Small-subunit ribosomal RNA from an uncultured bacterium, 1411 nucleotides, folded computationally. The prediction has a mean pLDDT of 83.
């Protein structure tokens, strides 16, 4: 000293939670030793048993008991002792009694108690004080009684009762004394009542003796003063709650009394009506109170165990007695609850003394030892007596110390655990080893200090009872502390954590389960977050965990916060009471400074010393502090009061003079004009009006809307009108009159600080609403009808009722906003407007200046989280008032207050959440705005959705219908071709190191293959056949057989991946460095203004530049050259079987190399002289010429584990291998994509014509034969510009059918065959011939295509043994239409909103169920 958490990122506001430190603590694992110094915070609960307060024979009668003497008896014998029994209190001492002193200390505990109870700091002239100390005086004489006792009585017991005797230092009188108290004198003092001292008269209460060694001690009485302890009064501090605002009748005071140690309504009579409170009375709820302790940088907070000093109470409630003292802890008396005894009639008790018990609780110790020590009490003294008080025990409960070993030691052993895995890390110098030492435990020996008094004994001073000196005696703790020796590393380490905040990281195990968490949050099959582990870290005889308190939290902000939008300015004014407050001079007190004196117990804390071996802790000096209160000197700057004294005028406020203004109320009192409505069954007029997106309810032929004349009645004031005026807000508009309030501008004549603000309080206060009485045209909650719709209790219409209007009284609230209190000052400017005034100039209209007040906008500084404010502050200062202090719950609920009511105002908890907010930022997204594109739309042309087929998906069936693909972007997709095979599927029947790869070990020279036979096949069985090389060890190479590592896996995860791929999209976009702007995310650049197919390109620009993308380079096509010329070609020679067939040629057409061409290059016009756009000319080609190949950052966890290649997981005589058969080819439907077709622009026959690109040896096959035909038979050529598949078909002629289910259409079906192939039955194609289905142009909807395109035709190829209506490819023929971008799809740009950022298929609210 901070950190984590709100969001995609950001800044700011806030709250929650950490890390520190505390504790009379509890708990969880675990624990060697010592010191110190602590231990029921709960039940002031209830208490068995023991102790905690006696003492004194030197006060005193007496002898019960004990020991001693005497005496008498009486027994035993060692005849002088023992043993008993009686007597005497005669000694020692003494039970119980009388008496004195003490028992009002000590020791507990914290219920009560907001008090004069505590602290502090004063007073008592209003007091008291035993034993202590110190001065003076006495002690004379007398009298009495009660216990104990004895001898009765009553009771169970407790205990009582009356009768006798008796002592004192008990108790009363008389003398005598001084104290008081009453008269009345003198002399002094004090703030005041008063006080002090001093003579004199009345009245008034005293005493105790004991003991002695006679020296003398201890006592006893009055008085006086001292010290010590108490009582008493007062300033001043120190809790909460106003949802306690009013308390009080002995209350407040006085006069007289009475009580008291004393003062006092303390307490009585009587007399007056005070008295206390927002400066918080009263109530209530909660507490002992200080020294000080813990926290904190302070300043605060926050707590009063232990120790010290106060108070309070002792089972609860009252009461007084005794004493110096109590209204009494271990005394009494009543009363009450409990407890216990009993003979039922009584009676006994009181642990908040120490131990102890029970109980309650999370939880807190022994029924211990001694007065040895310091202390009390009693006593002349020994001494007794002491749960005070020293010790010891128990408990890591807290603080401080040690210890569990030191050094060496690397083959980095073993053996865990890890991996990129077979040698590498790590535990690790760690261990083993080797040297060394012995703390503290253990044994054994020594062994203190606390002890000096007092008293005995001896001496000694001197004032003769006290002092002082020597002797010996006194320890519970304790044979403790310490010290010294022995043996021996020997006996001695755990707990928490390792996602991040927070030091520490990797494996398995589990898969939103288990569970962890203090906060974010981990866990859904690769968890650093759970569990185990191995490592690591952190602290250490102790860690963790939980409780509280402080602190961080400046998160109550005195120091040290804030309210425009984050939580927060009252709606607004007037004003009480506080609270601030203008220039000058003086006095006085306080405040404030500073200096001195008392005080602030001690202890604690701080500092320097000093003692236990240190520390920790003690003790004792000595400083410091205690920031405080009281006195008292001084001092003068401010300020503040004293109705302080005197003045000023600049703050207000007054006069006077002017002009502006929807300021105001008043059934004052008129008044206007427009409009809507209604009426006159008025005129004129005829079928419709009225209303909507469109309608319909509704008016209207009984005459409407419509027009014109009248007439009635309410409410409102068009145009001016304007970020223009007025008022405190709320809010105020047609015109006059009257009455009234404010502000302003001039002048500066008056007064002279009269001022700011305002808690309470009073006063206004929009609309709605309410009560009473009026008025009611128009609009219009509620309602009623029509319409939207899924409903439609809305929104649109049609009507329509309170209310809107007046009066007069309630209501008191709003986004009552400027979300911005109020007042006063002060600090750059611009430039509008509305009031009044003013200087210069000018003849005037004005014109340039300044001045005061009011309203706006823009801007600097500053300011602010930013938005933005910025002289009308949200700057910078002062001074008041109000108000917040996460978010819900909640402006709810309860009490009190208002109000007729609805309702207001005042206002919480309980529980819940880790957030709610605020501004700004990228983005996406809007049935948001501009601009653009694209066969997106529109305008064309042809399709699909109906029909049969055909092929694919879904569904369904199936043993299995393998599996994958799911909107565009899956569905003639993986598939370029499932009869077997393929095949991954099911079924059966086999293998088990495997069908394939390495490695090893044994065995054979064969196995394979080849022909045969057997088996359904496959694995097998039988027969015949047959290796090389050699240095001869044996290798090569092949098969058997064996055991493992291991193979295999279309088994699972495309959401673990590589690569590949589709999409957006060939859409024009995506980014970077530097610079700069912004706290910051980010901006800018890339945005504008043009133009483009294009972020193409030119200008402008805080921006410059670059980089993926775009063009272009690459291909194929158009046009010309140039080289080449064979298998291609033939113009022109020549030959000829008429075929470029041959000589020959390369001119043509091809072919295939290699050049040239197109660049807005010319010219015109537009544009900004630019980019470039229109037009034209030349030219095969014109503005990318036309087609391809190219596919930017990204985006869909888009497909693919079944091409392949992988990381985990699984299987392993199966999920792996081999093989027969069957199914991926089913079949009520569904959809997708093609075929064929419905016909005459057609079908069919007949003969004739033009391509192009391809393929071909297990092959393409000519020709020639056969066959109606598919084919077959035969056989030339040709590894190919030579052969050959090859016939192009649409076309164009010519016939024919003539509008039909047909000579369209061809599906199904039956028979008969051809190919190919081991094998077409499930399940191939093709032919003939016979059958002749549905369909006559297709609903809703959709699709494709802009030119050599679409439409149509036919041909090739690659899959392929065979099997294409599909895929790819290739020519022929060969159109229509774009008016344009409103609208549908989908993109791009800019801007604008936003609670979205998994981005609108978001987000999120209400009701129902359910749990």
């Nucleotide at each position: 000293a901070g950190a984590g958490u709100u969001u995609g990122a950001u800044c700011c506001u806030g709250g929650c939670u950490c890390a520190g430190g505390a504790u009379g603590a509890a708990u969880u694992c675990u624990a060697g030793c010592g010191g110190c110094a602590g231990g029921c915070u709960u039940a002031a609960c209830a208490c068995a048993u023991g102790c905690a307060a006696g003492u004194c024979g030197a006060g005193g009668g007496g002898c019960a008991g004990c020991g001693g003497g005497g005496a008498g008896g009486a027994a035993g014998c060692u005849u002088g002792c023992u043993u008993u029994c009686u007597c005497c209190g005669c000694c020692g001492g003494c039970g119980a009694c009388c008496g004195g002193c003490g028992c009002a200390c000590g020791g507990g505990u914290g219920a009560g108690u907001a008090a004069c109870a505590c602290g502090u700091a004063u007073g008592c002239a209003a007091c008291c004080u035993g034993c202590c100390c110190c001065u003076g005086u006495c002690a004379g004489g007398g009298g009495g009684a009660c216990a104990a006792c004895c001898a009765g009585c009553c009771g169970a017991a407790a205990g009582g009762c009356g009768g006798g005797c008796u002592a004192a230092a008990c108790c009363c009188g008389c003398g005598u004394a001084c104290a008081u108290g009453c008269c009345a004198c003198c002399g002094g003092g004090g703030c005041a009542u008063c006080c002090c001292g001093g003579a004199g008269g009345c009245a008034g209460g005293a005493a105790a003796g004991g003991c002695u060694u006679c020296g003398g001690c201890c006592g006893g009485a009055c008085a006086g003063g001292g010290a010590u302890g108490g009582g008493c009064a007062u300033g001043c501090g120190g809790c909460g709650c106003a949802u306690u605002a009013g308390g009080c009748a002995g209350u407040a005071g006085g006069c007289g009394g009475g009580g008291u140690a004393a003062c006092g309504g303390c307490c009585c009579a009587c007399c007056u009506a005070a008295c206390c409170g927002a400066c918080g009375a009263u109530g209530c709820g909660u507490a002992g109170g200080g020294g000080u302790u813990c926290u904190g940088a302070g300043a605060g907070g926050a707590a009063g165990g232990u120790c010290c000093c106060c108070c309070a109470c002792a089972c609860u409630g009252g009461u007084a007695c005794u004493g110096a003292g109590a209204c009494a802890c271990g005394g009494a008396c009543c009363a009450g609850a409990c407890u216990c005894c009993u003979a039922c009639g009584g009676g006994a008790g009181g642990c908040a003394g120490c131990a102890g018990u029970g109980a309650g609780g999370a939880a807190u110790a022994u029924u211990g030892g001694u007065c040895a020590a310091u202390g009390g009490u009693c006593g002349g003294g020994a001494g007794a007596c002491u749960g005070a008080a020293c010790c010891a025990g128990c408990c890591a409960a807290g603080c401080c110390g040690c210890g569990u070993g030191a050094g060496g030691g690397a083959g980095g052993a073993a053996g865990g655990u890890a991996c990129a895995g077979a040698g590498u890390a790590u535990c690790g110098u760690a261990a083993a080893c080797c040297u060394c030492u012995u703390u503290u435990g253990u044994c054994a020996g020594g062994g203190a200090a606390c002890a000096a008094a007092g008293g005995c004994g001896g001496g000694g001073a001197c004032g003769u009872g006290u002092c002082c000196c020597c002797g010996g005696a006194u320890g519970a703790g304790u044979g403790u502390a310490c010290c010294u020796g022995a043996a021996g590393a020997a006996a001695a380490a755990g707990c928490a954590u390792c996602g991040g905040c927070u030091a520490a990281c990797u494996c398995c195990g589990u898969g939103c389960c288990a569970g962890c968490a203090g906060c974010c949050g981990c866990g859904g099959u690769a968890a650093u977050a759970c569990g185990g582990a191995g490592g690591a870290u952190g602290c250490g005889a102790g860690c963790g965990u939980u409780a509280u308190c402080c602190g961080g939290a400046u998160u109550u902000a005195u120091u040290g916060g804030g309210u425009u939008u984050a939580a927060a300015g009252g709606g607004a004014g007037c004003g009480u009471a506080u609270a601030c407050g203008g220039c000058g001079a003086g006095g006085u007190a306080a405040g404030c400074c500073u200096g001195a004196a008392g005080u602030g117990g001690a202890a604690a804390c701080c500092c320097g010393c000093g003692g236990c071996c240190c520390a920790a802790c003690c003790c004792g000096c000595g400083g410091a502090a205690c920031u405080g209160c009281u006195u008292u000197g001084g001092g003068a700057a401010c300020u503040u009061g004293u109705u302080u004294u005197u003045g000023c005028u600049g703050g207000a406020g007054u006069a006077u003079g002017g002009g502006a203004g929807g300021g105001g109320g008043u059934a004052a009192a008129g008044c206007g004009g427009a409009a809507u409505u209604c009426c006159u069954g008025g005129g004129u007029g005829u079928a419709g009006c009225g209303g909507u997106g469109a309608a319909a309810u509704g008016c209207g032929u009984a005459g409407a809307u419509a027009u014109c004349a009248g007439g009635a009645g309410g409410a409102a004031c068009a145009c001016c009108g304007g970020u223009g005026g007025c008022g405190a807000a709320g809010g105020c508009g047609g015109c006059u009159u009257a009455c009234u309030g404010g502000a302003c501008c001039a002048u500066a004549a008056c007064u002279g600080a009269c001022g700011u603000u305002g808690a309470g309080g009073c006063u206004c206060g929009a609309a709605a609403g309410c009560g009473u009485g009026g008025g009611g045209a128009g609009c219009g909650a509620a309602c009623a009808g029509g319409a939207u719709u899924a409903g439609a209790u809305a929104c649109c219409c049609u009507g329509g009722u309170a209310g809107u209007c007046c009066a007069c009284g309630c209501c008191g609230u709003a986004a009552a906003c400027g979300a911005u209190g109020a007042u006063u000052a002060c600090c750059a400017g611009g430039u509008g407007u509305c009031g009044g005034g003013u200087g210069u100039c000018g003849a005037a209209g004005g014109a340039c200046g300044g001045c005061c007040g009011g309203u706006g906008c823009c801007g600097c500084a500053g300011c602010g989280a930013a938005c933005g404010c910025a002289g009308u502050a949200a700057g910078u200062a002062a001074u008041c008032c109000a108000c917040c202090u996460g978010g819900g719950g909640a402006g709810u609920a309860c009490g009190g207050u208002c109000g007729c009511a609805a309702g207001a105002a005042u206002g919480a908890a309980a529980c819940u959440c880790a957030a709610a907010g605020g501004a700004a930022u990228u983005g996406a997204c809007g049935g948001g705005g501009a601009c653009c594109c694209g066969c997106a739309c529109a305008a064309g042309c042809g399709g699909u959705g109906g029909a049969g087929c055909a092929u694919g998906u879904g569904g369904u069936u199936u043993a299995a219908u393998u599996c994958g693909a799911a909107g565009c972007a899956a569905c003639g997709c993986g598939a370029a071709g499932a009869a077997c095979c393929u095949u991954a599927c099911c079924c059966g029947g086999c293998c088990u190191u495997g069908a394939c790869a390495u490695c090893c070990c044994c065995c054979u020279g064969a196995c394979a293959g080849u022909a045969u036979c057997u088996g359904u096949a496959a694995u097998g069985g039988a027969u015949a056949u047959u290796u090389c090389c050699u240095u001869c060890g044996g290798g090569a190479c092949a098969g058997g057989g064996g055991a493992g590592a291991c193979a295999g896996g279309u088994g699972g995860u495309g959401c673990a991946u590589g690569g590949u791929u589709g999409u957006c999209g060939u859409c024009a976009g995506c980014u970077c460095g530097u610079g700069u702007c912004g706290u910051g995310a980010g901006a800018u650049g890339u945005u504008g203004g043009g133009u483009c197919a294009a972020g193409u390109c030119c200008c402008g620009c805080a921006a410059c530049g670059a980089g993926c993308g775009c063009a272009a380079c690459c291909c194929c096509u158009g046009c010309c050259c140039c080289c080449a010329g064979u298998a291609g070609c033939c113009a022109g020679c020549a030959u000829u079987u008429a075929a470029g067939a041959u000589g020959g040629g390369c001119a043509c057409u091809c072919u295939g190399g290699g050049g040239g061409g197109a660049c807005u290059g010319c010219c015109g016009g537009g544009g900004a002289u630019a980019a470039c756009c229109c037009g034209g000319a030349g030219g095969a080609a014109g503005g990318c010429g036309g087609g391809g190949a190219u596919g930017a950052c990204g985006u869909c966890a888009a497909a693919u584990c079944a091409u392949c290649a992988u990381g985990c997981c699984c299987c392993u005589u199966a999920u792996g291998g081999c093989c027969g058969g069957g199914g991926c080819u089913a079949c009520a439907c569904a959809c997708g994509u093609g075929c064929u077709a419905c016909a005459a622009u057609g079908g069919c026959g007949u003969a004739a014509a033009c391509a192009a690109a391809g393929g071909g040896a297990a092959g393409c096959g000519a020709g020639c034969g056969u066959g109606u035909g598919a084919a077959u038979g035969u056989a030339a050529g040709c590894a190919a510009a030579u052969c050959u598949c090859a016939a192009a078909a649409a076309u164009a002629a010519c016939g024919u059918c003539u509008c039909a289910g047909u000579u369209c259409g061809g599906a199904u079906u039956g028979u008969a065959g051809u190919c190919u192939g081991c094998a077409a039955c499930u399940c191939g194609a093709c032919u003939a011939c016979a059958u002749g289905a549905a369909g006559c142009u297709g609903g809703a909807a959709u699709c494709g295509c802009u030119a050599g395109u679409a439409a149509u035709c036919g041909c090739g190829a690659a899959u392929c043994a065979g099997c294409a209506u599909g895929u790819c490819g290739c020519g022929g023929u060969g159109a229509a239409u774009a008016c344009g971008u409103u609208c549908c799809c989908g993109g791009g740009u800019c801007u604008u909103g936003u609670a979205c950022u998994c981005a609108c298929c978001g987000c999120c609210c209400g009701u129902c169920a359910a749990g």